Context: one part of a larger RNA
RNA sequence: GGUGAACGCUGGCGGCGUGCCUAACACAUGCAAGUCGAGCGGUGUGUAGGAGCUUGCUCUUACACAUAGCGGCGGACGGGUGAGUAACGCGUGGAUAACCUGCCGAUUCCUUGGGAAUAACAAUGAGAAAUCAUUGCUAAUGCCCGAUAAGCUUACACGGUCGCAUGGCCGAGUAAGAAAAGGCGACGGGAAUCGAGGGGUCCGCGUCUGAUUAGCUAGUUGGAGGGGUAACGGCCCACCAAGGCAACGAUCAGUAGCCGGCCUGAGAGGGCAAUCGGCCACAUUGGGACUGAGACACGGCCCAAACUCCUACGGGAGGCAGCAGUGGGGAAUAUUGCACAAUGGACGGAAGUCUGAUGCAGCAACGCCGCGUGAGGGAAGAAGGCUCUCGGGUCGUAAACCUCUAUCGAGUGGGACGAAUAAUGACGGUACCACAGUAAGAAGCCCCGGCUAACUACGUGCCAGCAGCCGCGGUAAUACGUAGGGGGCGAGCGUUACCC
Repeated sequence: GGUGAACGCUGGCGGCGUGCCUAACACAUGCAAGUCGAGCGGUGUGUAGGAGCUUGCUCUUACACAUAGCGGCGGACGGGUGAGUAACGCGUGGAUAACCUGCCGAUUCCUUGGGAAUAACAAUGAGAAAUCAUUGCUAAUGCCCGAUAAGCUUACACGGUCGCAUGGCCGAGUAAGAAAAGGCGACGGGAAUCGAGGGGUCCGCGUCUGAUUAGCUAGUUGGAGGGGUAACGGCCCACCAAGGCAACGAUCAGUAGCCGGCCUGAGAGGGCAAUCGGCCACAUUGGGACUGAGACACGGCCCAAACUCCUACGGGAGGCAGCAGUGGGGAAUAUUGCACAAUGGACGGAAGUCUGAUGCAGCAACGCCGCGUGAGGGAAGAAGGCUCUCGGGUCGUAAACCUCUAUCGAGUGGGACGAAUAAUGACGGUACCACAGUAAGAAGCCCCGGCUAACUACGUGCCAGCAGCCGCGGUAAUACGUAGGGGGCGAGCGUUACCC
């Protein structure tokens, strides 16, 4: 000098930040991911009309609204945490002739003919429930089959051209293969190429401690073959060979998310990894795949385990390391708040819906910054305190008193920007402005032996105590305790812990 601090004493206001560092301990409750009726068939409600009549019901038409289900897109983003990880995890520089890419942009072409189901619904049945079974009916931008194929994919073989090897690119040929979806024409669907942005994989270099860890390794190391993947590869498999790593530290053990950065320092360096940003990993523990452009998926599925809850004992339900909040742990860390007004995201043609992302508010001197607690005058100097050589000295212009001012707070009135756009402001009657009026409502903490700035009196008597180091205290203690005085900092001041 610094801190995500804590503790003690004290505490007026504002702005901007920051706030479970411990138990990746367990979680009551609410909310945090939906949306589209302009994809589809139903159903319900309302309004208006029509028909039938049993006069308050049934059927039907149109429109509007709502929507459980099928379907589409999104739930792989956003938000949290740091457990694991010493690793191509991260950083940096490259490679991909070994790759993928929904939505978006550009360009070209196409959008043809059929079919079978199924949820919803109804009936029946089982179950305490969660839920399920059977039968029957129905739709689609859901599913399947066929046609067509410029271009695309695969196989075979050819030519040209280029390259750092495998090989790449272009062109023509034969064979085989694969498209589409419609919608109250506003929006869509399919094939292909390119782009943008995003991602996968590989490599060079860098990345803590221990040798009181010296040897480690059997898919291990390599090969020709096959499988698998978007893709290279022992990634996986059968076979063959016997390799591979290590004192330039393998293996083992400990510790740890990495970086931009932050702190310190003249720098070199050292320390740290909160907030903000990038990457990674994880989502009660372990394992697995499904769907999908993308996951091996926090608020999806399946299995196992521990735990909690419901149960009719047969069986079921759950996962806050999302935002609040609770218990627990701890020296210690906040509200079960408001709003989608702004920014951004998902869906939608749009209106709009959703959004604990976000914007704000609340709590906390936790930090930084700013402001105030008054200003001028006022005695050879009141009272009082302390001290004294009893003369005095000092607190001290300090107070009183006079004059003045009104920042902040409190009061009254007005009152935004942020809104881009006609509408729309959570914050917020906030900031800010004006007025009136009172010195009123607002100062403490640590220290005073040396280091180190600041000294006397009394009490105590190696006691009680102090202390960062040296050291003080045993009868005159500037070192203990109190008082007066003084020094330092100031809404803070000290102490403790940690880093340079």
Molecule: small-subunit ribosomal RNA, 5' domain
Organism: uncultured bacterium